[in-house]
Molecule: RNase P RNA; transfer RNA
Organism: Pseudomonadota bacterium
Order: sequence, then C1' cells, then structure tokens
RNA sequence: GAAGCAGGCCAGACCGCCGCUGGUGCGAGCGUGGAAACACGGCACUGGAGGAAGGUCCGGACUGCACAGGGCAGCGCAGGAGCUAACGGCUCUCCACCGCGAGGUGAGGAUCAGAGCAACAGAGACGAGUCGGCCCGCAAGGGCCGGGUGAAACGGGCAAUCUCUGCGCGCAGCAACACCAAGUAGGCCGGCGUUGACGUGGCCCGCGGAGCCGGCGGGUAGGUGGCAUCGAGCCGUGGUGGCGACACCCGGCCCAGAGGAAUGGCGGUCACGGCGGGCGUCUUUUUCGGAAGGCGGCCGCCGCACAGAAUCCGGCCUAUCGGCCUGCUUCACAG
RNA sequence: GGGCGAUUAGCUCAGGGGUAGAGCGGGGUCUUUACACGGCCUAGGUCGGGGGUUCAAAUCCCUCAUCGCCCA
Repeated sequence: GAAGCAGGCCAGACCGCCGCUGGUGCGAGCGUGGAAACACGGCACUGGAGGAAGGUCCGGACUGCACAGGGCAGCGCAGGAGCUAACGGCUCUCCACCGCGAGGUGAGGAUCAGAGCAACAGAGACGAGUCGGCCCGCAAGGGCCGGGUGAAACGGGCAAUCUCUGCGCGCAGCAACACCAAGUAGGCCGGCGUUGACGUGGCCCGCGGAGCCGGCGGGUAGGUGGCAUCGAGCCGUGGUGGCGACACCCGGCCCAGAGGAAUGGCGGUCACGGCGGGCGUCUUUUUCGGAAGGCGGCCGCCGCACAGAAUCCGGCCUAUCGGCCUGCUUCACAG
Repeated sequence: GGGCGAUUAGCUCAGGGGUAGAGCGGGGUCUUUACACGGCCUAGGUCGGGGGUUCAAAUCCCUCAUCGCCCA
C1' cells in the first nucleotide's frame, strides 16, 4: 500500500423568529363546553423520538379469570458449564463444517425401546435378494469377491417423520382491567338454569356461581385512572470479583408521554456528499495546437439515509446515504 | 394499538416429503345449413420472494412482502 475479519461509536452543529405538546410553580375561584362526570382557558420556568421507536418473532412486568390448583391432550426448547426477572437471548468452551488466515456458521439429546419412509434408476431399497466369477456341498442351498445403478447396496440413512428422554409453558391481553356519569329504561318474546345454566377461551376434575343464550324494538359509543419521576432506570475511560456474559459497592442524575394522536416550519453561518463552471499545480501522451487523468482551494446549484414513541421493559430479526475509532489477518514492496 | 388467517394455471380451489392436478375459461377439431349444447385433443405453473434441513421441498423450519378478518 491492497484485500479483508471482529468490535464499538455518530446519525449534522450553532443562532434568530413563528408555532405544537407535557410537567412544575403562582393567582383568581372566574369564564367557556357539557345533562353530568370532567375537560379547556392566564403568566413564569422547564422537558419533548430511535438505533432500530419498525416486524410483533420470543421472554417478562402489570391486570382479569381461584392467591392459577391436579390430570390428559397440545406447544416449545435441546453438546457442556454459566449469566439473567425471564427467554428460543447472551457469555465461555467442546465437537462438526466453511475459510490460507483473522474468523464465521450450526434446531449439535436418543435410531441397542418401538413404528414409519426411501421416487427414478437398478437383479435387488430395509426385508430380504443374486448379474458375473470363485469356494464348500451329491443336491437343496450357503459363503466370499467383483461390475453396474443409485443419495444410500447389508451396515446403515432420515428424528426441522411419528416417537422416546430431560426441562419449560394455565388462558387472555392496556381495545386487559378498575371507577365515575343523563335519559322514555334497564322493555317485550322464546329457551336453559341451585338435580348447577354460565365462567375458568381444548377436555375431565376442582373452584366460583345466579343468572345465561337467542330474537325483536331502542339507547349510547362520554369521562377519569391504569400511564410515564424511583424503575430488572440512566451516566462514570470510578473501585472490587470473574477469561467473559455479569454481579456487588461508590458518586452523580431524573431523562418524551399524546389520546385521531405533539416533537414542526422559515431564514442565516459553518460542516459533509454529489454535479457543473472556470483557476492553479502535477503526471502520462503528443502530429507541439493540444488531449486524458490526479490533487488543491474558489463560485453556483442540489442533496443529507432508514425511518415517527401509543401500557412498560429485556432480546431477536429486518431496513439504513454516509462517516469515524480500536484490535487483528493475508498478500505485495522497502528497510 | 393488540390478536389471527391466507398466498398453487387467466379465475375458483385440491394436494401436507418422491418431481403438479380438478372445475370454469383459452386454442384446435368433430357434429350442425349455421349457432349453442355435446364429444375428442391440446397449450398454459420461478407453487408470493429469499435462505436452511434433507438424497429429494408446493409440502418441514426461519425470514421478508402483499392481501384479508376479529377485538373498545
């Protein structure tokens, strides 16, 4: 210098103006909407998208159904040891495969419990069978070797086939769930039901249990909490232990929260990328007019990825213009 | 927001490890004076895309895309 491997980081910066939205403080206890519950309205200060907020593929918190309990069925996971609230995640390690290598990938238990499957080709395909040669035998038959077919030919293969072993899983999801709030109003008809309807989203038990289901005719589709400031929380080139994932300790911090859904727009300066113009300089070539290419700074225009929180968290997977940092490998050249 | 399902010929659908089918539709032909019906023949498939397991994948597994349904 070229080509790579692994890990990590950023996701334009600053200023001005105009907006959107949450919180805290102050004050009147008023106005507006509404039947009400309740919501909104002033001023000041202050917070306001991500590494994936995405897909909803796993795991948990939370809530309801028994404080979620037993069995069957069903589903998931799978080398070993660990981490974790938990996991199908992560770490270390063994083995197998790929790569010259740094490294990468792996649904990697069991086929000495049992069952099933193997198209076509081939004499024969999982239980047996004989194309050719040789050997044994009187014979029937048996054994060995070889050729061909095929993924596989007598010994096995396939468990991302059933199954077995071990471990785990009750079901549903914030449109869960709780509370508040008008009306002619909780209306009429039929069926089932304390000999248990119905619920416990597969079935049986167990438990709860007085209502449940269908039709007709109507009404309403409002508000508040859950919910966002105390957490599996964030930060520190902090300390200790550990190869590591991680754990413990110390110090500091409080960091989005709407409910048809805020986080935006305009202008300026700088940075980054692309294109165009002309300038300077270098290299190659030359028919000496020039042509092609590289680099530097100037001017103008354009662009700046994927994507937008919706109960919250830990992962995985997928999308992503471009840029930066660290460690390592192979090759080439020079010393 | 949350929970499910589907994707196979032009259309509607079977097929759930052994190499792709049915009905309708299309084309040709026979029948008819002609048309319809009917008979026979025939074409048409990246099994939504990509990857994996396997000797072998439409089928089993993972992932992505598109479409549809349900829940206050």